Notes
This is a predicted structure of an 85-nucleotide RNA (c-di-GMP-I riboswitch aptamer). It was read from a public genome assembly, where an Rfam model found it. Of the family's consensus pairs, 95% are formed in the model. Its Rfam family is "c-di-GMP-I riboswitch aptamer". Rfam's curators write: GEMM was predicted in a large-scale screen for bacterial structured RNA regulatory elements.

RNA sequence: GAAAUGAAUAGGCAAACUUAUCGAAAGAUAAGGACGCAAAGCCAUGGGUCUAAAGACGUUUGUACAUGAUCGCCAGGCUGCCACU
Numbered sequence: 001g002a003a004a005u006g007a008a009u010a011g012g013c014a015a016a017c018u019u020a021u022c023g024a025a026a027g028a029u030a031a032g033g034a035c036g037c038a039a040a041g042c043c044a045u046g047g048g049u050c051u052a053a054a055g056a057c058g059u060u061u062g063u064a065c066a067u068g069a070u071c072g073c074c075a076g077g078c079u080g081c082c083a084c085u
Stems, first nucleotide, its partner, number of pairs: 003085001005083002012037002017032006035072001041078003045075003048070003056063002
């Protein structure tokens, strides 16, 4: 330097839940907290899923819609720790 792998080590991330803030919501951020994770690091490019504010249609509270969200749903792209060969 390269390819494949994950038994151990070091270090790392942090679901649910709680509190606060932001947001129309989905959800996000911070602190606490650990269910899990070898890319649970990054990118919404394709598919999926969630939400439906505005505008549209409807008119008795509805319908569809992403320009919103999710990479801890999958695929793809970029990068990367430790160990072994």